[in-house]
RNA sequence: ACGAACGCUGGUGGCGUGCCUAAUACAUGCAAGUCGAACGAGAAAGCCUUCGGGUGAGUAUAGUGGCGCACGGGUGAGUAAUGCAUAGGAACGUACCCUUCGGUCGGGAAUAACCACGGGAAACCGUGGCUAAUACCGGAUAGACUCGCAAGAGUAAAGGUGGCGUAGCUACCGCUUAAAGAGCGGCCUAUGUCCCAUUAGCUAGUUGGUAGGGUAAUGGCCUACCAAGGCUACGAUGGGUAGCUGGUCUGAGAGGAUGAUCAGCCACACUGGAACUGAGACACGGUCCAGACUCCUACGGGAGGCAGCAGUGGGGAAUAUUGCACAAUGGACGAAAGUCUGAUGCAGCAACGCCGCGUGAGUGAAGAAGGCUCUUGGGUCGUAAAGCUCUUUCGACAGGAAAGAAGGGCAUUUAGGUUAAUAUCCUAGGUGUUUGACGGUACCUGAUGAAGAAGCACCGGCUAAUUCCGUGCCAGCAGCCGCGGUAAUACGGAAGGUGCAAGCGUUGUUCGGAAUUACUGGGCGUAAAGCGCACGUAGGCGGGUUCGUAUGUCGAUUGUGAAAUCCCCAGGCUUAACCUGGGAAUUGCAGUCGAAACUGCGAAUCUUGAAUGCUUGAGAGGGUGGGGGAAUUCCUGGUGGAGAAGUGAAAUUCGUAGAUAUCAGGAGGAACACCUGCGGCGAAGGCGCCUGCCUGGCAAUGCAUUGACGCUGAGGUGCGAAAGCGUGGGGAGCAAACAGGAUUAGAUACCCUGGUAGUCCACGCCGUAAACGAUGGAUACUAGGUGCUCGAGGCGUUAACCCCUUGAGUACCGCAGCUAACGCAUUAAGUAUCCCGCCUGGGGAGUACGGUCGCAAGGCUAAAACUCAAAGGAAUUGACGGGGGCCCGCACAAGCGGUGGAGUAUGUGGUUUAAUUCGACGCAACGCGCAGAACCUUACCUGGACUUAACAUUUAUCGACAGUCCUAGAGAUAGGAUUUUCUCUUCGGAGACGGUAGGAUAGGUGCUGCAUGGCUGUCGUCAGCUCGUGUCGUAAGAUGUUGGGUUAAGUCCCGCAACGAGCGCAACCCCUAUUCUUAGUUGCCAGCAUUAAGUUGGGCACUCUGGGAAGACUGCCGGUGUUAAACCGGAGGAAGGCGGGGAUGACGUCAAGUCCUCAUGGCCCUUACGUCCAGGGCUACACACGUACUACAAUGGCAAAGACAAAGGGUCGCGAAGCCGUGAGGUGGAGCUAAUCCCAAAAACAUUGUCUCAGUCCGGAUUGGAGUCUGCAACUCGACUCCAUGAAGUUGGAAUCGCUAGUAAUCGCAGAUCAGCACGCUGCGGUGAAUACGUUCCCGGGCCUUGUACACACCGCCCGUCACACCACGAAAGUGGUCAUACCCAGAAGCAGGUGAGCUAACUUCGGAGGCAGCCUACCAAGGGUGUGGCCGCGAUUGGGGUGA
Repeated sequence: ACGAACGCUGGUGGCGUGCCUAAUACAUGCAAGUCGAACGAGAAAGCCUUCGGGUGAGUAUAGUGGCGCACGGGUGAGUAAUGCAUAGGAACGUACCCUUCGGUCGGGAAUAACCACGGGAAACCGUGGCUAAUACCGGAUAGACUCGCAAGAGUAAAGGUGGCGUAGCUACCGCUUAAAGAGCGGCCUAUGUCCCAUUAGCUAGUUGGUAGGGUAAUGGCCUACCAAGGCUACGAUGGGUAGCUGGUCUGAGAGGAUGAUCAGCCACACUGGAACUGAGACACGGUCCAGACUCCUACGGGAGGCAGCAGUGGGGAAUAUUGCACAAUGGACGAAAGUCUGAUGCAGCAACGCCGCGUGAGUGAAGAAGGCUCUUGGGUCGUAAAGCUCUUUCGACAGGAAAGAAGGGCAUUUAGGUUAAUAUCCUAGGUGUUUGACGGUACCUGAUGAAGAAGCACCGGCUAAUUCCGUGCCAGCAGCCGCGGUAAUACGGAAGGUGCAAGCGUUGUUCGGAAUUACUGGGCGUAAAGCGCACGUAGGCGGGUUCGUAUGUCGAUUGUGAAAUCCCCAGGCUUAACCUGGGAAUUGCAGUCGAAACUGCGAAUCUUGAAUGCUUGAGAGGGUGGGGGAAUUCCUGGUGGAGAAGUGAAAUUCGUAGAUAUCAGGAGGAACACCUGCGGCGAAGGCGCCUGCCUGGCAAUGCAUUGACGCUGAGGUGCGAAAGCGUGGGGAGCAAACAGGAUUAGAUACCCUGGUAGUCCACGCCGUAAACGAUGGAUACUAGGUGCUCGAGGCGUUAACCCCUUGAGUACCGCAGCUAACGCAUUAAGUAUCCCGCCUGGGGAGUACGGUCGCAAGGCUAAAACUCAAAGGAAUUGACGGGGGCCCGCACAAGCGGUGGAGUAUGUGGUUUAAUUCGACGCAACGCGCAGAACCUUACCUGGACUUAACAUUUAUCGACAGUCCUAGAGAUAGGAUUUUCUCUUCGGAGACGGUAGGAUAGGUGCUGCAUGGCUGUCGUCAGCUCGUGUCGUAAGAUGUUGGGUUAAGUCCCGCAACGAGCGCAACCCCUAUUCUUAGUUGCCAGCAUUAAGUUGGGCACUCUGGGAAGACUGCCGGUGUUAAACCGGAGGAAGGCGGGGAUGACGUCAAGUCCUCAUGGCCCUUACGUCCAGGGCUACACACGUACUACAAUGGCAAAGACAAAGGGUCGCGAAGCCGUGAGGUGGAGCUAAUCCCAAAAACAUUGUCUCAGUCCGGAUUGGAGUCUGCAACUCGACUCCAUGAAGUUGGAAUCGCUAGUAAUCGCAGAUCAGCACGCUGCGGUGAAUACGUUCCCGGGCCUUGUACACACCGCCCGUCACACCACGAAAGUGGUCAUACCCAGAAGCAGGUGAGCUAACUUCGGAGGCAGCCUACCAAGGGUGUGGCCGCGAUUGGGGUGA
């Protein structure tokens, strides 16, 4: 934007538009007639009547005749050119119209109608008879026309109606000959006019000529003869599709798409064929024939053609009334009146489109009610409503009321013309009268009253507009991206908002955006894209000068480019849409005149492009012949005697039948070490021992010659690695296939031993490669530097040589410029020109089909369906790597001690159970939450109770509350008795507590740690993580932070397009190691006194305690190092390079853990998922795992006696001495609110004794008995003690853990929790080692670098088969349809030709002429048959492809 459709909705008017599909079939009505002034004939009803008739009425009507029916209207099937558009042309026709010159005389014979008879169901027809004409036929005339050299010959006609002064004249309308015009039509030419080359050759009337025929006219239009032509890569032929144009839509334009309405042309009229009539048709509402279909029928035969207007069925997503009128415009006929006109004008239906208008305006805050939302304060709908004050378009009702109407007729009249005429007729007026479908319509007025009139879509981004509820990967949405798995701005509803508005959305189609086919205006190194390379045809492009020409080009002018449309101006409807007038435009084509720069063409000339000759040079350039040595293998012989070969390690294999090794000789084939070089040559593929012959190309210097001879190159031709194929040779080594041995889970591989094609030669095919510089060829220009190869010239030099300049080639670096970046950069991927090839999202697919080449393998050419929303390039940051470099860590190694085996403890899984509450699950869950489950705890189970509740706030009311006792009960609880009378006070009351009643509410260890806060774990105490400014890059980003050193450290130093800064590191903090100082009680005791005892006096020196200081900083010395940072060594020092330990945890990661600590959103429960109580359970036990304790013993056990700590705790407490008990413990109650008293004994240890290697004097599980303690209560289910019992276990498989110094190991002590309960946990001290070569490896980590198809980031990504489902496609025995074509048969109607003995009015010289029927021939439609080819459909089965959690 739309001829639209669908969904929801719908007040009004104007102007337009309305079967895009079935060119499907059609009922019914209408759409082409008219003329009595061409002709003959000629009613009836009705009315009147004198009943005779008159009138109707010369009306209607049929017929003859004339004109029209070829216009108007419809449709787009066919048609790719017999079409259309534009511009031209010559060989034509033309009714009606206009103009002009003439004529219009005189005869004849028929025939419809009509009448009679007949046939038929009908349609209709036949026979006989009568009659007219502007019907028909002769004759006359002929200015003109035709034929002919001429003479000459030939060819026409029709009358009708008026007027008058009526033998006639005249007017008008006709008729006729000829010419001319206008308009219309026929024909011809040029140019333009869709797709397919997987359509490449087509053509015999085909191309041309001559002659003839035919036509209105040219022409193979047709026929005969002659010639062999004609078209085609600038696309013939064939196939598909399609009416063409003005225009329409879109677009800045160029273009692209389209061809409804309106207008021009064409074609068609049920399908096919044919002619007739006519001025014109091969005819939409004519004829004939054939076919299909429909209808009528008396079955004999007939009728029909809506792609005219309405309308019907059908098809379809879809397209209207069986309307009114000829009033206007136009058409046919007519002299005219007029008749006809589904053309047309109007009306009806449809929001189908465009345009206009309305659905009210002002005021109105208590911001009403109500809805929605809410952080409960509010916000919003919202001045919106109500209320008050106004207006009345449109609609409804009533009244008034146009324009469209001018003509024509009639009556009358004026002037002029014709005419003999004052008649008639004609022309131009005047006056009067008459004509409107629309329609009582537009428009105007009145009265009523806000009264009757708003919806649709959207609200995640694109894209203007957001919230709540419901739902819970369901239901659904979706144009693309994508939403939905319990807090959805995306689904559905609501509220609010946004956009448009009588419409709004959706769907479809077209253009645009899309520079995404690029003419304007793109690309091809790596994104898709340079043919593997060359030669060369057509074609395209092409050096300098001069002259000419005028093809292109440019200018001027003329014609044309229909109208409408678009644009501009003006005007008319109230405006607009719409309409009218004028202009501009129509970029085109053609003619004429001119210009001559450029292009083309013609001519002449030139040398610089190109080429040739002479001279010189380099080279694995090619072909062919000859020759050579080294090496491998094999053969022969000798020596020799046990292995050889092979590998990561082996084995297969070879070898006592003599291998390997070694010497000599021989055979044969292939390849040519070193030189060898980002060196050379070649177009590319490619080319490497020496040499002869043949041969191509290249470079350089100078001279000469030709004179643009050039560049590119569709088709075409040739060359073209390897592998492969054919034929024949050859065959040493190597080696697909194959065999064996290994490796491996397997190993159809990698490794080994063998080994055939092949590799080699000749001839012939194949024609492909990552045939790559992933870069077509040619020419010119545009900074440089360096190396190498082949030449030339010059200065210097005796020369070697050096230096400079220059040509050709080759390689690297680099500026400008280019590039998405990477990169390219005089060898361009820069700047330009010319030519060729190629590309247009990924997959399907370089595949199918077709064609073509090939012996085959296969090559070349080359799609579509379907499917996806990406595929791809370059670069960036990470992550990763069985990549690299550097470095670190109890990471390995070196050591010490464990775990894994036993028993027990404890946690977990599993199982069990009424319940075994819940959570934690690799490291980073498992002696974890739990620093302590008998009840409680407790969340679980069973049972019993309560329902405003065990707990909080609030209202009302009553009262102290509480305690004690009794009864029932398992208890909660229930009932009763008894005692007592709260605190403060301003005396009003207030507060606390308890009971009762009621609603708000409480309560939840219920769910979601994947909605969250907070806290925590982990990487990791690893050294990292970032920012500002600047700079670089199109950007992501980079730089800084990288580099050289150094460190425990991004610690520090140096360098550097960076300079600084922040969070981390370190330091600051605590404990500890030394000293000083201060203070001495509860601590200490050297000296003095004293005691059983630092007990006391005394003292504060020492120890110690707790305050304050000092001390360590690589500060000093030497060396190394870059004069640095730093490191190494040393001195001094209590301590030395971070002195030791702790606290301290960057940006972040793991949707890590926790809703059962706490807090909290949402959801859920509310006589229960809440609360209380009793009992049980969390303590179960075939089993498995983790963490510990105790052991297995002599470095030990036991016994005796005897030493030395630190750090803690204690009044609901620690509890001494003493006494009792074998012991746990009891009794006792001193002391202590703690440097005072107590727990408290430290234990390993040292000494002595014993045991003497055993299931023991080891080990202590288990069990029996007896007790102690705590507690309301130790049955399930506590700890401890004594007596007795005395299990497993003799050092632990695979595997695995901790630790680097006061550490491991070992020994005990204390504390928290706690009535009681520790082998656990947290601390404390005692004794006190071994080892570290080192960083290859395992694990983890840091930095730099590299690759990447990973980014949920390697636990990543991802390939193919198989199985299943679905989809489209290919092949396929065959089968069906359609189109084309060849041949044969057939041959309707028709035209033409022939015949015409039958029939026959006009003329006749009477003989005929002419005509007709009939028949025949040629052509030909339908139809039938045979064959060929193209295309399309179906097809068992089959093949690959695509999609799928």

Predicted 3D model of a 1445-nucleotide RNA (small-subunit ribosomal RNA) from an uncultured prokaryote.